Context: one part of a larger RNA
RNA sequence: UGGGGCGUAAAGAGUACGUAGGCGGUUAUAUAAGUCAGGUGUAAAAGGCAUUGGCUCAACCAAUGUAAGCACUUGAAACUGUAUAACUUGAGUACAGGAGAGGUAAGUGGAAUUCCUAGUGUAGUGGUGAAAUGCGUAGAUAUUAGGAGGAACACCGGUGGCGAAGGCGACUUACUGGACUGUAACUGACGCUGAGGUACGAAAGCGUGGGGAGCAAACAGGAUUAGAUACCCUGGUAGUCCACGCCGUAAACGAUGAGUGCUAGGUGUUGGCAUGCGAGUGUCAGUGCCGGAGUUAACACAUUAAGCACUCCGCCUGGGGAGUACGGUCGCAAGACUGAAACUC
Numbered sequence: 001u002g003g004g005g006c007g008u009a010a011a012g013a014g015u016a017c018g019u020a021g022g023c024g025g026u027u028a029u030a031u032a033a034g035u036c037a038g039g040u041g042u043a044a045a046a047g048g049c050a051u052u053g054g055c056u057c058a059a060c061c062a063a064u065g066u067a068a069g070c071a072c073u074u075g076a077a078a079c080u081g082u083a084u085a086a087c088u089u090g091a092g093u094a095c096a097g098g099a100g101a102g103g104u105a106a107g108u109g110g111a112a113u114u115c116c117u118a119g120u121g122u123a124g125u126g127g128u129g130a131a132a133u134g135c136g137u138a139g140a141u142a143u144u145a146g147g148a149g150g151a152a153c154a155c156c157g158g159u160g161g162c163g164a165a166g167g168c169g170a171c172u173u174a175c176u177g178g179a180c181u182g183u184a185a186c187u188g189a190c191g192c193u194g195a196g197g198u199a200c201g202a203a204a205g206c207g208u209g210g211g212g213a214g215c216a217a218a219c220a221g222g223a224u225u226a227g228a229u230a231c232c233c234u235g236g237u238a239g240u241c242c243a244c245g246c247c248g249u250a251a252a253c254g255a256u257g258a259g260u261g262c263u264a265g266g267u268g269u270u271g272g273c274a275u276g277c278g279a280g281u282g283u284c285a286g287u288g289c290c291g292g293a294g295u296u297a298a299c300a301c302a303u304u305a306a307g308c309a310c311u312c313c314g315c316c317u318g319g320g321g322a323g324u325a326c327g328g329u330c331g332c333a334a335g336a337c338u339g340a341a342a343c344u345c
Stems, first nucleotide, its partner, number of pairs: 003317004007299002012313001014200004021193003025087007033080002035076008048066007090190001091187003094183004102176007109153001114148007124135002161168002205246006214240002219235004257312006265290011294301002318345003327338004
């Protein structure tokens, strides 16, 4: 590199936007670059391939035929390309609607934990498998009232919704993105994918400044144990929270790239639309379960495909060594990205 693959065996990039490139709907006309057919020239010989023949066979050798390429030329016009004209189904716009934890900012609220103050009240409390450390006569725990402060938003809540993914859940307001449905008015292929690139990207971590109730790496003590640098208990600092800036990774998972077309059903549900008095029925877009053909090594998947096809990108090629070394790029650092070989089985 080919071939074969990528749900679980190695393999889908965390996600999106998008440059180059690749691929691309319907009709007509023109052209003839690709394509196809014919001709001419060239393509040294040997070699290749095919058929014969010669050394007893073979290797080897010989003869004949044949093939590809390039240039020029004459034609063909279905397909691809190009040009022109047109179309509406793909794509987009407009108008009218309803749904939603989609995003950002500001403000507000109640429950609970903790702490502080005051009252009542007295000897325990807390914790566990059992205990102890701890707290408590300087009055704890319990209980009542008032106050402070931070964080998270019970019930509703749902294989419910929204978002490209990460993710998003109290309420109100402002700003704002997307999807869906209906009409079929407008544009008229404007599309799909996407190497590089750019943006976003949980948690942890880092920088500066705030904040700090609860929880809690590290750490300390008590237990357990042969030991116990753990599991359990009492404490507890970073951190968790906010602002701004980095980091750029996760079992970032549906372990399943994106897009388009085609292909039995049954059943639940979310948001629309049409129809009907209603039960319902039809239809579009999602979201679940079951199941047929088909696929699969099996498990299973099965109109939300892992089925049947096409387009484009990414990736894999025995285990270990190793996501290591070296070099490079990025980063404040931690490290990330790129990424071998010797050797060994």

A computed fold for a 345-nucleotide part of an RNA from a metagenome, annotated as small-subunit ribosomal RNA, central domain. Its mean pLDDT, the model's own confidence on a scale to 100, is 86. The RNAcentral record of the full RNA draws on SILVA.